[in-house]
RNA sequence: GAUCCUGUAGCUCAGCCUGGUUAGAGCGCUAGUCUUAUAAGCUAGAGGUCUGGGGUUCAAAUCCCCGCAGGAUCA
Numbered sequence: 001g002a003u004c005c006u007g008u009a010g011c012u013c014a015g016c017c018u019g020g021u022u023a024g025a026g027c028g029c030u031a032g033u034c035u036u037a038u039a040a041g042c043u044a045g046a047g048g049u050c051u052g053g054g055g056u057u058c059a060a061a062u063c064c065c066c067g068c069a070g071g072a073u074c075a
Base pairs, nucleotide, nucleotide: 001074002073003072004071005070006069007068010027011026012025013024020058029045030044031043032042033041051067052066053065054064055063
């Protein structure tokens, strides 16, 4: 330098192909419950505007373009 993959909650990920319900799960965190107490269990809650910008569209995490970061292969 070329091609390809990945980027979504504190962490690990689903959702993207096939645009449309209020953006989800597990773990973690907070509170309550339970317990002599802790853990485990149970209940509830907080936490994102989806890597940045632009475009298409009535509507974009999702489609298109240009970047950024990480990775793989080739040179």
The RNA shown here (transfer RNA) has 75 nucleotides and comes from a Candidatus Pacearchaeota archaeon. Its mean pLDDT, the model's own confidence on a scale to 100, is 83. The organism belongs to Candidatus Pacearchaeota, within Archaea. It matches the Rfam family "tRNA". The family's RNA type in Rfam is transfer RNA. Gene Ontology term of the family: triplet codon-amino acid adaptor activity. The RNAcentral record of the sequence draws on ENA.